Overview
Predicted 3D model of a 121-nucleotide RNA (FMN riboswitch aptamer (RFN element)). Its Rfam family is "FMN riboswitch aptamer (RFN element)". From the family's description: The RFN element is a highly conserved domain that is found frequently in the 5'-untranslated regions of prokaryotic mRNAs that encode for flavin mononucleotide (FMN) biosynthesis and transport proteins. This element is a metabolite-dependent riboswitch that directly binds FMN in the absence of proteins. In Bacillus subtilis, the riboswitch most likely controls gene expression by causing premature transcription termination within the 5' untranslated region of the ribDEAHT operon and precluding access to the ribosome-binding site of ypaA mRNA.The FMN riboswitch structure, reported in present an FMN-bound six-stem junction, adopts a butterfly-like scaffold, stapled together by opposingly directed but nearly identically folded peripheral domains. The coordinates come from a structure-prediction model, not an experiment, and the mean pLDDT is 80.

RNA sequence: UAUGUGCUUCAGGGCGACGAGAAUUACGUCGACUGGCGGUAAAGCCCGCGAGUGGGACACCCCACACGAACUGGUGAGAUUCCAGUGCCAACGGUAAAGUCCGGAUAUGCAGAAGCUACUA
Numbered sequence: 001u002a003u004g005u006g007c008u009u010c011a012g013g014g015c016g017a018c019g020a021g022a023a024u025u026a027c028g029u030c031g032a033c034u035g036g037c038g039g040u041a042a043a044g045c046c047c048g049c050g051a052g053u054g055g056g057a058c059a060c061c062c063c064a065c066a067c068g069a070a071c072u073g074g075u076g077a078g079a080u081u082c083c084a085g086u087g088c089c090a091a092c093g094g095u096a097a098a099g100u101c102c103g104g105a106u107a108u109g110c111a112g113a114a115g116c117u118a119c120u121a
Base pairs, nucleotide, nucleotide: 001121002120006116007115008114009113010112015031016030017029018028019027032100033099034090035089036049037048038047039046044088045087052065053064054063055062056061070086071085072084073083074082092103093102094101
């Protein structure tokens, strides 16, 4: 330094005003805000993954289903990632219809990140 095993820690952000209404941070108008993990020229919207649901003695693991959105120009060897401009999207359950409220969840969950121990080369 690399590989495998075991363990430890860490690992999600964000709304106001007015209107209508019995009732809304949910509807309408106006104006805001947020952006998990890995890859790659630095990415919410390129590729892959995670969060959800169901099943299998369902801890691990495996299987199935579900799973949103971007263009134009510039620079450059290289960018749908940078810069400029204009757009767009956002699980499940609850409740007056929710990316921003409450809840599962100060989760025993998580893609992964960092570290430690032992072994091997």